[in-house]
RNA sequence: GAUAGAGGUCGCGUACUUCAUGAGUCAUUUCCCGGAUGUGGCAGGCGCAGGAGAAGGGAGAGAAAAGGGGAGCACGCCGAAAGGAUUUAUCUUCUGCAGAUAGAUACCUUGGGCAUGAGGUGAAGAACCUUAUGACUGUCAUCUUUUAUGAGAUGGGGAGCUAUC
Numbered sequence: 001g002a003u004a005g006a007g008g009u010c011g012c013g014u015a016c017u018u019c020a021u022g023a024g025u026c027a028u029u030u031c032c033c034g035g036a037u038g039u040g041g042c043a044g045g046c047g048c049a050g051g052a053g054a055a056g057g058g059a060g061a062g063a064a065a066a067g068g069g070g071a072g073c074a075c076g077c078c079g080a081a082a083g084g085a086u087u088u089a090u091c092u093u094c095u096g097c098a099g100a101u102a103g104a105u106a107c108c109u110u111g112g113g114c115a116u117g118a119g120g121u122g123a124a125g126a127a128c129c130u131u132a133u134g135a136c137u138g139u140c141a142u143c144u145u146u147u148a149u150g151a152g153a154u155g156g157g158g159a160g161c162u163a164u165c
Stems, first nucleotide, its partner, number of pairs: 001165005008078001011077004016072004028061006037049004041097005081110004085105008111137002114134008139156007
């Protein structure tokens, strides 16, 4: 350098099917009160709605979807993947800011899952992301111990570890 593997039965990610949630919520629409503003993420510009009745309040009709989640199944895998930073394209009326989606950059961080606290996203006591703590687990190094299997302590990280060439 090349090839092949291991961690876990809640390893990681993606697609499809189905179920619940979302929600009796949003859109749409009728009536009553009210009586001049409301609105496009924020600001400015430019628009849109409005005495043929705005905001707000009340009573009805009507009635979703997406993201996220559970289960099943299939595929790809073991920096699997996730996050941050920079950058490109698109979208949000134009500009600026902010945000969302999809790419690129071994540029930075993280071995893995779990529990708890805090913060963020979210309809949410779900789930996800970041961070701190805790034990568990896997791997390597050093040391101690056991006849051996194994066990214990400390420390490191995946650009690692094991096997073969």